This is a predicted structure of a 522-nucleotide part of an RNA (small-subunit ribosomal RNA, 5' domain) from an uncultured bacterium.
RNAcentral holds the full RNA, with entries from ENA, Greengenes and SILVA.
Model confidence (mean pLDDT): 82 of 100.
Context: one part of a larger RNA
RNA sequence: GGAUGAACGCUGGCGGCGUGCUUAACACAUGCAAGUCGAACGAAGCGUCAGGACGGAUUCCUUCGGGAAGAAGACCUGAUUGCUUAGUGGCGGACGGGUGAGUAACGCGUGGGUAACCUACCUUACAUUGGGGGAUAACGAUUGGAAACGAUCGCUAAUACCGCAUAAGACCACAGUACCGCAUGAUACAGAGGUAAAAGAUUUAUUGAUGUAAGAUGGACCCGCGUCUGAUUAGCUAGUUGGCGAGGUAACGGCUCACCAAGGCGACGAUCAGUAGCCGACCUGAGAGGUUGGCCGGCCACAUUGGGACUGAGACACGGCCCAGACUCCUACGGGAGGCAGCAGUGGGGAAUAUUGGGCAAUGGGCGCAAGCCUGACCCAGCAACGCCGCGUGAAGGAAGAAGGCUUUCGGGUUGUAAACUUCUUUUAUAUAGGACGAAACAAAUGACGGUACUAUAUGAAUAAGCCACGGCUAACUACGUGCCAGCAGCCGCGGUAAUACGUAGGUGGCAAGCGUUAUCC
Numbered sequence: 001g002g003a004u005g006a007a008c009g010c011u012g013g014c015g016g017c018g019u020g021c022u023u024a025a026c027a028c029a030u031g032c033a034a035g036u037c038g039a040a041c042g043a044a045g046c047g048u049c050a051g052g053a054c055g056g057a058u059u060c061c062u063u064c065g066g067g068a069a070g071a072a073g074a075c076c077u078g079a080u081u082g083c084u085u086a087g088u089g090g091c092g093g094a095c096g097g098g099u100g101a102g103u104a105a106c107g108c109g110u111g112g113g114u115a116a117c118c119u120a121c122c123u124u125a126c127a128u129u130g131g132g133g134g135a136u137a138a139c140g141a142u143u144g145g146a147a148a149c150g151a152u153c154g155c156u157a158a159u160a161c162c163g164c165a166u167a168a169g170a171c172c173a174c175a176g177u178a179c180c181g182c183a184u185g186a187u188a189c190a191g192a193g194g195u196a197a198a199a200g201a202u203u204u205a206u207u208g209a210u211g212u213a214a215g216a217u218g219g220a221c222c223c224g225c226g227u228c229u230g231a232u233u234a235g236c237u238a239g240u241u242g243g244c245g246a247g248g249u250a251a252c253g254g255c256u257c258a259c260c261a262a263g264g265c266g267a268c269g270a271u272c273a274g275u276a277g278c279c280g281a282c283c284u285g286a287g288a289g290g291u292u293g294g295c296c297g298g299c300c301a302c303a304u305u306g307g308g309a310c311u312g313a314g315a316c317a318c319g320g321c322c323c324a325g326a327c328u329c330c331u332a333c334g335g336g337a338g339g340c341a342g343c344a345g346u347g348g349g350g351a352a353u354a355u356u357g358g359g360c361a362a363u364g365g366g367c368g369c370a371a372g373c374c375u376g377a378c379c380c381a382g383c384a385a386c387g388c389c390g391c392g393u394g395a396a397g398g399a400a401g402a403a404g405g406c407u408u409u410c411g412g413g414u415u416g417u418a419a420a421c422u423u424c425u426u427u428u429a430u431a432u433a434g435g436a437c438g439a440a441a442c443a444a445a446u447g448a449c450g451g452u453a454c455u456a457u458a459u460g461a462a463u464a465a466g467c468c469a470c471g472g473c474u475a476a477c478u479a480c481g482u483g484c485c486a487g488c489a490g491c492c493g494c495g496g497u498a499a500u501a502c503g504u505a506g507g508u509g510g511c512a513a514g515c516g517u518u519a520u521c522c
Stems, first nucleotide, its partner, number of pairs: 001522004006518005013391006019384002021349001026347003030344003035091003040088002043085004048079005054073001058069004098302003107227008117219002122215008130164001132162002139154006170195003174191001176189003180185001200207002228274003235265003240262004245257003277299004281292001283290002304325005327338004355381001357380003363377001364375004394424004404415004429459006438449001466511005471492003477506005487494002
């Protein structure tokens, strides 16, 4: 000198774009953050229509006894379409969002391999979608419990569940030929045997379901190389190293198990200890290099602590389940409930870090044929000079060089064209009026931001300057006070009666809505 997710002191006009718990992965009140589909299904409620038995306002006829028509309303039955939904069922809750505790590791980066693998939704191709069955929630009845939540009996549906049929180039085991490869082996062709499917809905246009093959996408595993410090850590290791067999897995593998052998790693640093998420990148530097890994993007790990599996194409699952621990809450003491390292917000810690805001209008995601619903992702607004950039705080003229201040050798000098004063301008500010782009779609409709940006008019220099330094390094000096005191200080050093170094004032220098200090890196 440059830089920062900064903090502190003094000061502070505006706008744009960014950024904002670096500390306690400390504990959390409250609200919201993952739902959706009635075009899978039964049911319930509301509504519409039709019919029935009631009901009788009102009207008409009347021989005054009565007779006929008949609205509202409520009940029952049926139908269809419309709306709402607790439940069964499907898809999604494995994405998106947060954090960096752990991890020195195939975790990450880079380059390869899989002849050892999986992949819902999507795309393409081929084939199929036949015929049956038994349940169960909801619901009803009875009943337990303070609650959370149940128990028994009975009824019912499906794209829920289970057999049967059908079976290709699928899978399994068997045997053959050809050909290829880095070994195990791969590919192609034909053979005989065994095994496994399906679901319907609708507005009749479609859309689903099943099997197989391929693609795309996403993942899994393996390997080469690279990846901090300490030897005042020198030996470490029994599933340890290898083999055979079995189990397990999507798949290879001591991944697991039985048996057998005695291996394996290490001064090219094993083991142990400490520290740490890694990278693209950021900062600095001419570069080599050094430091950092906040925002944004990729990967990894974690979700109160530890362990476990279930479901599923995918999890060993932040807002799922089970167990154990700690903590908090409710309780009728028998038992239950919870997990902000999601967005806000609270307490605490700290030098220190924001609103319990608006909207799904845009972009994107989930579900749905769609309309649409959900979305603290996201888009916006609020707070903070925290950073970068831009603008302003006026411009021109103006010497009686005014007054005042400071200083003086008392003549003056300086503040200083500075002010006053004159003439202008209106960025900004305030007021009024107009007023967007962002909206894409077949028409219409659809904007949180926002009456915002912007434009026009009016008013009036009007609303707007500080901070640090002035001995040398280092740009900028005098006076007074103080008297080795009070104090300054980055280094040298200054202060003991004439201090350009302390304090104040005037002046000057530097930067400027900032300036200086502290901390850290180069």